[in-house]
Context: one part of a larger RNA
Molecule: small-subunit ribosomal RNA, central domain
Organism: uncultured bacterium
RNA sequence: CUAGGCGUAAAGCGCGCGUAUGCGGAUAGACAAGUUGGGGGUGAAAGCCCGGGGCUCAACCCCGGAACUGCCCUCAAAACUGUCUAUCUAGAAUCCUGGAGAGGUGAGCGGGAUUCCUAGUGGUAGAGGGUGAAAUUCGUAGAUAUUAGGAAGAACACCAGUGGCGAAGGCGGCUCACUGGCCAGGUAUGACGCUGAGGUGCGAAAGCGUGGGGAGCGAACAGGAUUAGAUACCCUGGUAGUCCACGCCGUAAACGAUGGGUGCUAGGUGUCGGGCAGCAUGCUGUUCGGUGCCGCAGCUAACGCGUUAAGCACCCCGCCUGGGGAGUACGGUCGCAAGAUUAAAACUC
Repeated sequence: CUAGGCGUAAAGCGCGCGUAUGCGGAUAGACAAGUUGGGGGUGAAAGCCCGGGGCUCAACCCCGGAACUGCCCUCAAAACUGUCUAUCUAGAAUCCUGGAGAGGUGAGCGGGAUUCCUAGUGGUAGAGGGUGAAAUUCGUAGAUAUUAGGAAGAACACCAGUGGCGAAGGCGGCUCACUGGCCAGGUAUGACGCUGAGGUGCGAAAGCGUGGGGAGCGAACAGGAUUAGAUACCCUGGUAGUCCACGCCGUAAACGAUGGGUGCUAGGUGUCGGGCAGCAUGCUGUUCGGUGCCGCAGCUAACGCGUUAAGCACCCCGCCUGGGGAGUACGGUCGCAAGAUUAAAACUC
């Protein structure tokens, strides 16, 4: 390179935006670059291949043919690709009217619980605490329990739902402000589209820097148990952290282990958000968009997938090519660091 692949065997970048590139709707016309056909020129010789011949054969040599799959010129064709022109509305998108939503950011507010503090009640020593059972621990300086008041931080029970929203990470008390996307019905534009190497932005948790904050929980650590031991599982404590602001990090079983787009290919059933019609206040039918389950054809090594495809096709990107060595070393880039990213080989089976 060809070819075959990427849910679970190796393989979909964590996710967007987007440059170059590649690819691109319908109708008519023009051109003739690609394309196709005819003709011409060239494509040195040798070699390869085919036929014949010469050295006794062969190697070797000689002759002829074919071939040299290419390039150039010319004539012609116009289906397809391309370019240009004109037109269109099914793709895309504008505007309008409605609609649902834990989508995002900021500010304010709320109740319950927890811990601590103060005061009271109670009232005496506990059985409070914890466990399989205990002990460490707390408590005669008055605990646990209970009432009232105060403080603080974090998280938002019920609603809650294979419910909703978001590109992904993710998002859940209430209110307000700002703001992104989506859906339905209508409307103006008229292919304005898809993908996306590089690039750029976002990106759970942990971790890092500076400054705050610190109720609960809780790596490390200390103690008590258990045990042959117990650097654990259980218990009592407890620092970083968890929280906030700003700045880094850039990873993950970042998973649907399934890249994005478009079209096509039986249905049934639930649920969420709209539209239309009928009947009539909650049903029926239909339609659009999401989200589940079951399942035909088909696919699959099987499991399973099955209009939310892993089916049938096309377009674009990413990735794979036996196991170990190794996602390692070296080098580069990035980072404060931790490290991340790119990424081998020897050797070995």